[in-house]
Context: one part of a larger RNA
RNA sequence: UGACGGGGACCCGCACAAGCGGUGGAUCAUGUUCUUUAAUUCGAGGCUAAACGAUAAACCUUACCAGGGCUUGACAUCCCGAGAAGGCUUCCGAAAGGAAACUGUGCUUUUAGAACUCGGUGACAGGUGAUGCAUGGCCGUCGUCAGCUCGUGUCGUGAGAUGUUUGGUUAAGUCCAUCAACGAGCGCAACCCUUGUUAGUAGUUGUAUUUUUCUACUAAGACUGCUUCGGUAACGGAGAGGAAGGAGGGGAUGAUGUCAGGUCAGUAUUUCCCUUACGUCCUGGGCUAGAAACGUGAUACAAUGGCAAGUACAAUGCGCAGCGAAGCCGUGAGGUGAAGCUAAUCGCACCAAAGCUUGUCCCAGUUCGGAUUGAAGGCUGAAACUCGCCUUCAUGAAGUCGGAAUCGCUAGUAAUCGCAGAUCAGCAUGUUGCGGUGAAUACGUUCCCGGGUCUUGUACA
Numbered sequence: 001u002g003a004c005g006g007g008g009a010c011c012c013g014c015a016c017a018a019g020c021g022g023u024g025g026a027u028c029a030u031g032u033u034c035u036u037u038a039a040u041u042c043g044a045g046g047c048u049a050a051a052c053g054a055u056a057a058a059c060c061u062u063a064c065c066a067g068g069g070c071u072u073g074a075c076a077u078c079c080c081g082a083g084a085a086g087g088c089u090u091c092c093g094a095a096a097g098g099a100a101a102c103u104g105u106g107c108u109u110u111u112a113g114a115a116c117u118c119g120g121u122g123a124c125a126g127g128u129g130a131u132g133c134a135u136g137g138c139c140g141u142c143g144u145c146a147g148c149u150c151g152u153g154u155c156g157u158g159a160g161a162u163g164u165u166u167g168g169u170u171a172a173g174u175c176c177a178u179c180a181a182c183g184a185g186c187g188c189a190a191c192c193c194u195u196g197u198u199a200g201u202a203g204u205u206g207u208a209u210u211u212u213u214c215u216a217c218u219a220a221g222a223c224u225g226c227u228u229c230g231g232u233a234a235c236g237g238a239g240a241g242g243a244a245g246g247a248g249g250g251g252a253u254g255a256u257g258u259c260a261g262g263u264c265a266g267u268a269u270u271u272c273c274c275u276u277a278c279g280u281c282c283u284g285g286g287c288u289a290g291a292a293a294c295g296u297g298a299u300a301c302a303a304u305g306g307c308a309a310g311u312a313c314a315a316u317g318c319g320c321a322g323c324g325a326a327g328c329c330g331u332g333a334g335g336u337g338a339a340g341c342u343a344a345u346c347g348c349a350c351c352a353a354a355g356c357u358u359g360u361c362c363c364a365g366u367u368c369g370g371a372u373u374g375a376a377g378g379c380u381g382a383a384a385c386u387c388g389c390c391u392u393c394a395u396g397a398a399g400u401c402g403g404a405a406u407c408g409c410u411a412g413u414a415a416u417c418g419c420a421g422a423u424c425a426g427c428a429u430g431u432u433g434c435g436g437u438g439a440a441u442a443c444g445u446u447c448c449c450g451g452g453u454c455u456u457g458u459a460c461a
Stems, first nucleotide, its partner, number of pairs: 001461002003458003007455007015445002019409005026299008034290002042053002064285007073124001077123002079120005086103002089100004107113002126274002129272002135268001137263003140259001142257001147186006153162003166177003192251004197220007223245001226239005301402001305361007317348003322341002327336003368399001373394007415437007
């Protein structure tokens, strides 16, 4: 000087408390461990792994396994020889591939060349093989915590200290006052995006038309500016006006560093290793197994509900190998049909669901719950057996609110309700967004956890 303390003082945070809803019990989905397996590819491991890499494993993906093939190679450059390239047919084969026959002879300054194909020779290619404890880059975390440093000066033999401490104040090393310090840098804040209000301009949206609504762009507006109280000041309390008030709400933005944190399987890259194989092509299988354990979710256990009928109101988005209307067929999934749309114009999409109005059920393992299983179908796709999704009929399991323990959340938030996108041929309870309805509680900082500042002790560095 740090680090640590079941030392002290002060301060903060959904940290506790006050509340609301969950997890832990059930069934299922999904990830992980373990086990099994020919293979169940690999990575991630308290917080900071476990619906994570993967924003889509039937083939492909695919890296794994079995079998069948190739060896200058699936891919790149160079050299030599032959041939345009290409197309089509037959045989063997699960395919990859192998064998054979026919056709075609193009372009350009034309004994040659370009592109492409085949054969040969080695230089080389290739490796999702190892090392994240050799690395770059990127990322997680402490933490959006308020800290981390430097120049000159001064003090100290020196390591170092001071500044950065102290008294106030703030979300903040934010600012004020003081002070052997005076200044400065990286952080904080602001500049950026979005949302809430108004004005102007424009508009193939909307309306019969206008004020309006909506869309796009530009500008204004909030600064403790005004009043008042406290205070030296910074600032704090109250109020007015205002759409908005003291950082208005949200996002992006992550200092010096810590964890030899994660990633050599995104790419790059050191060194080592393989080179008729640890490379590469194909078919089939596996990544989907299942005694058991853990994590994250979905659905429920019902009457603030289930079912039936009627009826109302969104926003974000997406669409040409696409979205696909009306009409018709089907109980339905869906089929047919083809109008319109390269989209504020047409479609997904009457765009929603919870909601509202009636009726019914009468507290039961039920008209709750929907797992599981049987049968019949639909869609995508060469192909749904291993191993997809959906529909109809039947079947109707566990489950009556969950032990110890534990998680999220302070307002348009929690809770609850649906909609859209990415991925995608097909497949969403995951994820990323969008809107609808819309709470309760916070006395307070004694305690638990984490963090910051000062101080103190230390046999630790």
The prediction has a mean pLDDT of 83. This is a predicted structure of a 461-nucleotide part of an RNA (small-subunit ribosomal RNA, 3' major domain) from a Candidatus Nomurabacteria bacterium.